[in-house]
RNA sequence: AAAAAGGCAAACCCGCUCGAAAGUCGGGGACGCAAAGCCACGGGUCUAACCCAUCGCUGCCGCGAUGACACGACAGCCGGGUUGCUCGA
Numbered sequence: 001a002a003a004a005a006g007g008c009a010a011a012c013c014c015g016c017u018c019g020a021a022a023g024u025c026g027g028g029g030a031c032g033c034a035a036a037g038c039c040a041c042g043g044g045u046c047u048a049a050c051c052c053a054u055c056g057c058u059g060c061c062g063c064g065a066u067g068a069c070a071c072g073a074c075a076g077c078c079g080g081g082u083u084g085c086u087c088g089a
Base pairs, nucleotide, nucleotide: 007033008032012028013027014026015025018023031076037082038081039080041079042078043077044074045073046072052067053066054065055064056063057062
């Protein structure tokens, strides 16, 4: 590689799942995947709540907009670590 036994589950749909969101979880569903098992260690991508800055509104408490920003997310983006099934061309 081929084969065998199996495994996972994209998009999409549903939801009194959680979340500010990205996304997560459950069910349906299969695009695909030899690790599409697990781990945020490195790179990358996504979101931007809180805090901060500026501007506006306001008597006050506060409210809105813009900018910047992971401590958030993605392992089915790549690399890395680690565990595992079958065969032995």